[in-house]
RNA sequence: CUCCGAACGGGCAAAACCAGAGUGAUCUGGUGACGCAAAGCCACGGGUCCUGUAAAGGAUAGCCGGGUUGCCGAAG
Numbered sequence: 001c002u003c004c005g006a007a008c009g010g011g012c013a014a015a016a017c018c019a020g021a022g023u024g025a026u027c028u029g030g031u032g033a034c035g036c037a038a039a040g041c042c043a044c045g046g047g048u049c050c051u052g053u054a055a056a057g058g059a060u061a062g063c064c065g066g067g068u069u070g071c072c073g074a075a076g
Base pairs, nucleotide, nucleotide: 003076011036012035016031017030018029019028020027021026034062040068041067042066044065045064046063047060048059049058050057051056
């Protein structure tokens, strides 16, 4: 240095409720603790959802894929 990976530490925060923003999907803050090794970040592809007669515009990274960065570290 690499592989492997026990433990410890640290991290994020679903539903629900409260307050606020938005036509809406949804988002922000608080409480909360279902889960998460990228549940950090990016709407590039697909999916789902919202607005719209349509064209089109938007939401979701905690739906999947992809890109990019990345915590701790015993024995072996």